Transfer RNA from a Minisyncoccota bacterium, 75 nucleotides, folded computationally. Its mean pLDDT, the model's own confidence on a scale to 100, is 80. Its Rfam family is "tRNA". Rfam classes the family as a transfer RNA.
RNA sequence: GCCGCCGUGACGCAAUGGUAGCGUAGCGGCCUUUUAAGCCGAGAGUUGGAGGUUCAAGUCCUCCCGGCGGCACCA
Numbered sequence: 001g002c003c004g005c006c007g008u009g010a011c012g013c014a015a016u017g018g019u020a021g022c023g024u025a026g027c028g029g030c031c032u033u034u035u036a037a038g039c040c041g042a043g044a045g046u047u048g049g050a051g052g053u054u055c056a057a058g059u060c061c062u063c064c065c066g067g068c069g070g071c072a073c074c075a
Base pairs, nucleotide, nucleotide: 001071002070003069004068005067006066007065010024011023012022013021018055027041028040029039030038048064049063050062051061052060
């Protein structure tokens, strides 16, 4: 340099173009002598960035950034 895959709460992952969810962690409560376990609850997301298409984009298109893999080059 070329090609492919990936980027979504703190972390691990979902989500046919139509209300962004689940689990774990953390927080509050119940239970318990206490902790853990268990049960209940509330919150936390500019969906990597910028444009475009669309009535509507996490999803489709373009460019950029980052990560991983493959190929090529290496006087």